[in-house]
RNA sequence: UCCAGGGUAGCUCAGCGGUAGAGCGCUCGACUGUUAAUCGAGUGGUCGUCGGUUCGAAUCCGACCCCUGGAG
Numbered sequence: 001u002c003c004a005g006g007g008u009a010g011c012u013c014a015g016c017g018g019u020a021g022a023g024c025g026c027u028c029g030a031c032u033g034u035u036a037a038u039c040g041a042g043u044g045g046u047c048g049u050c051g052g053u054u055c056g057a058a059u060c061c062g063a064c065c066c067c068u069g070g071a072g
Base pairs, nucleotide, nucleotide: 001071002070003069004068005067006066007065010024011023012022013021018055025043026042027041028040029039030038048064049063050062051061052060
């Protein structure tokens, strides 16, 4: 330098044009002699950045930034 994959909640990941979800975590409560486990409730986001297309973009297009792998 070129090619491919990826960037979404604190973490691991879904979502593939129509108001963004799960598990784990965290907080409060129940239970328990206490802790753990279990159960109930709550808590979660400028969807990497900037533009474009569209009535509408996490999703499609362009540029750039970062991570991983490959080629030279």